The RNA shown here (small-subunit ribosomal RNA) has 1455 nucleotides and comes from a metagenome. The RNAcentral record of the sequence draws on SILVA. Model confidence (mean pLDDT): 82 of 100.
RNA sequence: UCGAGUUGAUCCUGCUCGAGGUCACUGCUAUUGGGGUUUGAUUAAGACAUGCACGUCUCGGACACGAUUAAGGUCCGGGCGCACAGCUCAGUAACACGUGGACAAUCUGCCCUAGGGAGGGAAAUAACCUCGGGAAACUGAGGACAAAGUCCCAUAGGAGGCAAGCACUGGAAUGUCUGCCUCUCAAACGAGAAAACCUGUAUUUUCGGUUUAUCGCCCUAGGAUGAGUCUGCGGCGGAUUAGUUUGACGGUAGGGUAAUGGCCUACCGUGACUAUGAUCCGUACCGGCCUUGGGAGAGGGAGCCGGGAGAUGGACACUGAGACAAAGGUCCAGGCUCUACGGAGUGCAGCAGUCGCGAAACCUUCGCAAUGCGCGCAAGCGUGACGAUGGAACCCCAAGUGCGCAUGUACAACAUGUGCUUUUACUAAGUGUAAAAAGCUUAGGGAAUAAGGGCUGGGUAAGACUGGUGCCAGCCUCCGCGGUAACACCAGCAGCUCAAGUGGUGAUCGCGUUUACUGGGUUUAAAGCGUACGUAGUCGGUCUAGCAAGUCUUCUGUGAAAUCCAUAAGCUCAACUUAUGGGAUGGCAGAGGAAACUACUAAGCUCGAGACCGGGGCAGGAGUGGGGUAUUUCAGGGGUAGCGGUGAAAUGCUAUAAUCCUUGGAGGACCACCAGUAGCGAAGGCGCCACUCUAGAACGGGUCUGACGAUGAGGUACGAGAGCUAGGGGAGCGAACAGGAUUAGAUACCCUGGUAGUCCUAGCUGUAAACGAUGCGGAUUUAGUGUUCCUUGAACCUCGUGUUCGAGGAGUGCUGAAGGGAAACCGUUAAAUCCGCCACCUGGGGAGUACGGUCGCAAGGCUGAAACUUAAAGGAAUUGGCGGGGGAACACCACAAGGGGUGGAUGCUGCGGUUCAAUUGGAUACAACCCCGGAAAACUCACCAGGGGCGACGGCACUAUGAAGGUCAGGCUGAAGGUCUUACCGGAGGAGCCGAGAGGUAGUGCAUGGCCGUCGUCAGCUCGUACCGUGAGGCGUACGGUUAAGUCCGUUAACGAGCGAGACCCGUACCAUUAUUUGCAACCUUCGAGGAUACUUGGAGGGCACUAUAGUGGGACUGCAUGCGAUGAGUGUGAGGAAGGCGCGGGCAACGGUAGGUCAGUAUGCUCCGAAUCUCCUGGGCUACACGCGGCAUACAAUGGCAUGGACAAUGGGUUGCAACACCGAGAGGUAGAGCUAAUCCCCUAAACCAUGUCCCAGUACAGAUUGAGGGUUGCAAUUCACCCUCAUGAAGUUGAAAUCCCUAGUAAUCGCUUUUUACCAUAAAGCGGUGAAUAUGUCCCUGUUCCUUGCACACACCGCCCGUCAAACCAAUCGAGUGGAUUUGAGAUGAAGCAUACUCAACCGGGUGUGUUGAAUCUCGGGUUCGCGAGAGGGGUUAAGUCGUAACAAGGUA
Repeated sequence: UCGAGUUGAUCCUGCUCGAGGUCACUGCUAUUGGGGUUUGAUUAAGACAUGCACGUCUCGGACACGAUUAAGGUCCGGGCGCACAGCUCAGUAACACGUGGACAAUCUGCCCUAGGGAGGGAAAUAACCUCGGGAAACUGAGGACAAAGUCCCAUAGGAGGCAAGCACUGGAAUGUCUGCCUCUCAAACGAGAAAACCUGUAUUUUCGGUUUAUCGCCCUAGGAUGAGUCUGCGGCGGAUUAGUUUGACGGUAGGGUAAUGGCCUACCGUGACUAUGAUCCGUACCGGCCUUGGGAGAGGGAGCCGGGAGAUGGACACUGAGACAAAGGUCCAGGCUCUACGGAGUGCAGCAGUCGCGAAACCUUCGCAAUGCGCGCAAGCGUGACGAUGGAACCCCAAGUGCGCAUGUACAACAUGUGCUUUUACUAAGUGUAAAAAGCUUAGGGAAUAAGGGCUGGGUAAGACUGGUGCCAGCCUCCGCGGUAACACCAGCAGCUCAAGUGGUGAUCGCGUUUACUGGGUUUAAAGCGUACGUAGUCGGUCUAGCAAGUCUUCUGUGAAAUCCAUAAGCUCAACUUAUGGGAUGGCAGAGGAAACUACUAAGCUCGAGACCGGGGCAGGAGUGGGGUAUUUCAGGGGUAGCGGUGAAAUGCUAUAAUCCUUGGAGGACCACCAGUAGCGAAGGCGCCACUCUAGAACGGGUCUGACGAUGAGGUACGAGAGCUAGGGGAGCGAACAGGAUUAGAUACCCUGGUAGUCCUAGCUGUAAACGAUGCGGAUUUAGUGUUCCUUGAACCUCGUGUUCGAGGAGUGCUGAAGGGAAACCGUUAAAUCCGCCACCUGGGGAGUACGGUCGCAAGGCUGAAACUUAAAGGAAUUGGCGGGGGAACACCACAAGGGGUGGAUGCUGCGGUUCAAUUGGAUACAACCCCGGAAAACUCACCAGGGGCGACGGCACUAUGAAGGUCAGGCUGAAGGUCUUACCGGAGGAGCCGAGAGGUAGUGCAUGGCCGUCGUCAGCUCGUACCGUGAGGCGUACGGUUAAGUCCGUUAACGAGCGAGACCCGUACCAUUAUUUGCAACCUUCGAGGAUACUUGGAGGGCACUAUAGUGGGACUGCAUGCGAUGAGUGUGAGGAAGGCGCGGGCAACGGUAGGUCAGUAUGCUCCGAAUCUCCUGGGCUACACGCGGCAUACAAUGGCAUGGACAAUGGGUUGCAACACCGAGAGGUAGAGCUAAUCCCCUAAACCAUGUCCCAGUACAGAUUGAGGGUUGCAAUUCACCCUCAUGAAGUUGAAAUCCCUAGUAAUCGCUUUUUACCAUAAAGCGGUGAAUAUGUCCCUGUUCCUUGCACACACCGCCCGUCAAACCAAUCGAGUGGAUUUGAGAUGAAGCAUACUCAACCGGGUGUGUUGAAUCUCGGGUUCGCGAGAGGGGUUAAGUCGUAACAAGGUA
């Protein structure tokens, strides 16, 4: 002090998580020492076997033992102690605790001080002895005796009452002191020296007596200590607990207590507590302190200390100074033990220990040596307090697990070699201790005896390592990894971090200014009550005086110790401990002082607030009366066939006369224009006119009151619409409902009807997006410009109810300085800057739900959770994309205007599907489907059936007893020395095994390169520097024109630049020039042939004019004219020109998108096969065929078919070839072969067309499918399965539904030709030329594209997102007929035991009965709270791929 997580990105709001500390448990691991206030607190204040944890003292008696005595021992009586110490935290929300006071309302054993005293007497009893009962525990009767045990008398003293003092203390006498009376009433003169003295026995020790020290006893007063009681203040949650209380509050009089007091009783009064939270419920021992935090706080209350409470649950008293008693008693309940069944016993929340519970916690140890405690004169005795030991990864502290050098090697790690050190382990001696152990000291010894845990995708330090796995197994604190190349799983290696520890889980503090006192918010993120009035409360103008409660200051007391801090000191240091000092306990109480501020008291003031007066303004409210148009309806008249309604219709109305026109009547509702970001009102709300009643505001005057004020929890009132109750009213409109449409459906939208309702009166309800999503009041802070009301000034004239311009105040709008804000925006009408008060918020959902309460006739309102679930939900803005949003521009893969097709038929061809042994595979909207394939009979070939072959290199089995290999014959076989049988040759290896390879059209185009399609016949895509914005981002690239174009011009916080467009390249169209063979050929010359001397035709030589060929140049630039435009860019028209505004046609083609296509063209990572997924052979298949789709061909005919004759191209190709001429054949073709390696020869007759003839509208002299027969060609091979020829046969088809494709000029349409595909095969593709139109010169309607803008809950981007029912699984909670507990409470009944007391039996002890009181326990009836189970019910939540629709997000298709 932050970091990760909502988004495509951003800024916020907000929560979740991570990093820190502490506590408990736990996984893995572990060398040593020291210290400690660690160690069954958490769950079971559950139950406990066994042992121990409280005794001691001659005061007295007895007994036995004991050297004689003594000391000692045992039993009983007695004294003191056992109320301490130790354990635990159940209960307790309380004077329990903390802190400060009070007791004039109290007690106090042992201890201290002072004073006084201990005289006389008496009766018992235990042990003991004797005799009984009982299983035991225990107990009964008789007898004897003692005390510091008990009792009586006396004295001292005390207590009570009365009276007074005006004596003492004190703040105050109820206290003390004094007088009188009454009552009651002490003692243990005991113990006792071993010091002294005396007596007796006697040798001495000893015994006895006296005195004294010492110890003890009684009374009184005081102290100390300890205890008791009262009290101010302080510290938990819940209002879904709002009223509680009858001894309750007080008084009087009694009782009781150590003592006050309703503590208890009788009587009297009716109080007492409570919104500053009573009562009730839940939880909890309290504090010093501990954890955490910068602090304020928050959380805890185990350990050590102080206080309290408890001792199986509960009640009760006794004893005592002290208890209602943890190792005492009685009783009830429940549990356990013993029992002879009659009865007895027991209480580990003492120390150990056991069981149980649990995630969770030790030895049935040693010692009284130390410290304390009890008893004792003391010695001493006792002490599971305590001191020690042991166990425990409980905490803290300290140390170690080695350190060098050389080599491997450049470093690290490691290894080897070598040297150094010895803390520690081990051994020995001493010391240490109550005794040990540890430790300490010294010596020996040897690197020896000692490192793990977690992590390595980000946050977060550390792997772009290897293998395995393949949305599996698993990981994860959050985000998230894993679907075959996982830095995230499991391992290995490497690394990071901490280290005798290190991780996990739970709890808690911090981080969290996410509860905000310090220190937050509320227009839109959660959050301002719908509005006002007003109670309590909080806050409050100005001046003066007083006071001193708050406040400030000084002092006193207290705030235990430990803890904390500082400085020293002691353990080798440290932890730890000790000493001294300080701080803290933010406090409480008391005393003195100050007087500014707040409060209070008193007296004033006028600016806040209110009152009064004046003239204006107003849809403010209530009531009464009046009016107006329209709709509807009724009646009269006119009039005739439809009306009405819609996108289009229909239902409906109408021949009984509608709709329509006109006249009149009825009735209800409403109030056009004026009308305005105008007015009024607290809000809801208020609109014809007049009257009556009535409220509020503003302005002006400056007369009065004198802070009277602001806000406002509760409370009260008002409160649209809908709804409810009762009674009216009912024209129009109109939920529900009915019908008609629409639709897949249509319980809707649309239409025709129509009931409640809408209206009025009287009540109820009390909610709205009741919104300015903005609480009320006050103050302060630049401006501009409208408008309404009031007041007021000026100017002008037409002198008016005039016009215009100002000023002030109060409202109501807009724009905007500063400032604020996450931004949008707000901005004197604040969301700015401050003050006062109220309300509300604290992640999303569950849920404004459940339960409870309350209000309501109901509908429902108000109040208002939890379990569970979830990492986000949300706000504002940005960039895109999208819209059945808007605007602008554009395109024959858009339309319009046209032309021709497809879709129907037959055939060809491709695809799907189906079939098959196989019908190999890929491509699938545009952008797959005559595509890969530019040619599947074999090959191709990848598929199927069957049969063969092959392993470089390394190792091994085997092998001269012969490996590999070859082969005659025969069998198997489609065929084969392939294999088998048999036989022979051969002469050194060796696929039988393990590795490793070749090869793979095997997999992955979602691992890739390369190439290609497409958006795109598009005009876009960016950068630098400035500038704007917190930022994503914007600007530039926008706007106005213009263009085919982000093309150019102008404007502009932009100025420039780049990639695209254009320019450029190729072809083509015109001209010039150069060149001339194989091209051309006008002209000239010449030689032939035919011939009719008109001429035709061929050759040769000149020639290059023309055509052509192929080089080089020119030409077109809005250049010119004119109009439009801004004098621009440009554009319309025109001239000239071969060509005119990009001349025409191509090539090239941005940033990127499409995980587009291709691993089967090649290349290539990884994976796989490896003697088969390699390779060869034979045959088959890719050519199948109920069917569907795409692309073509040919047609349906007369603009035609057929026949005969005739004319004109271009591009191309040719030695594995093109092949002329000639001959043969009806033809396909055959024979033969000149020429040509090509502007030379050949393919090569172009066809449509033209001319003539014929056919005559028909399934035809159209069309040609299908089939039969006979031939030809290629090729090993033509059956599956080629092409061609001839004859015969002669199918469907008569112009094609919905729908859909292409095309704007040499284009469409039509006609043929060439080439490619390497035997043959073209209805294919790529090219070539011939003939040659129609229509438009536009538009954005459809389909799309670009730009701007708008909305968005989309960003995988509308093929998006997303809602609800139903179906399924699981989860928690709610309701629930009931049922079973627990707890609490009211009333009643029974009532153990104890205490007090009366009576009685009795007369020693004691028993019985009754009364009162405390009162356990049990039962009955009722209430409250809570828990468990519960058929069934309804909702909620969660859950990759269920069903139905499409409600929301775009105008979401009905906002």